[in-house]
RNA sequence: GGGAAGUUAGCUCAGCGGUAGAGCACAGCAUUCACAUUGCUGGGGUCAUAGGUUCAAAUCCUAUACUUCCCA
Numbered sequence: 001g002g003g004a005a006g007u008u009a010g011c012u013c014a015g016c017g018g019u020a021g022a023g024c025a026c027a028g029c030a031u032u033c034a035c036a037u038u039g040c041u042g043g044g045g046u047c048a049u050a051g052g053u054u055c056a057a058a059u060c061c062u063a064u065a066c067u068u069c070c071c072a
Stems, first nucleotide, its partner, number of pairs: 001071007010024004018055001026042005048064005
């Protein structure tokens, strides 16, 4: 330099046009003498950034940024 994949909650990821989710983590409550475990409840999101298409965009298109891999 060229190509491919990826960027969504604190972490790991799903969701690929029509209400943003799961597990773990975190907080509270119950359980325990206490801790752990377990159960219930709850908080937490500019969906990388900007623009475009659409009645409607995390999802489609373009550019940019960043990460990983491959080729040279």
Predicted 3D model of a 72-nucleotide RNA (transfer RNA) from a Pseudomonadota bacterium. The sequence was found in a public genome assembly. Rfam family: tRNA. The family's RNA type in Rfam is transfer RNA. Its family is annotated with triplet codon-amino acid adaptor activity in the Gene Ontology. Its mean pLDDT, the model's own confidence on a scale to 100, is 84. NCBI's taxonomy places the organism under Bacteria, Pseudomonadati, Pseudomonadota.